[in-house]
RNA sequence: GCCCUUAUAGUUUAACGGAUAGAAUGCUUCGUUGCGGUCGAAGUGAUCGAGGUUCAAUUCCUCGUGGGGGCG
Numbered sequence: 001g002c003c004c005u006u007a008u009a010g011u012u013u014a015a016c017g018g019a020u021a022g023a024a025u026g027c028u029u030c031g032u033u034g035c036g037g038u039c040g041a042a043g044u045g046a047u048c049g050a051g052g053u054u055c056a057a058u059u060c061c062u063c064g065u066g067g068g069g070g071c072g
Base pairs, nucleotide, nucleotide: 001071002070003069004068005067006066007065010025011024012023013022018055026044027043028042029041030040031039048064049063050062051061052060
């Protein structure tokens, strides 16, 4: 330098182009307990960046950035 692949809550991870972006875990509050843990209830928080296509983009296309891999 070229090619492939990947990027979603703090973490792990779902989502035929149409969902309120779902879950687990974490965190906060409450209940339970003599205290803590367990358990139960409620709350909290995410689509890497910029363009494009489309009535509609997490999803498709282009460029860039970060991670992983291959070739030279």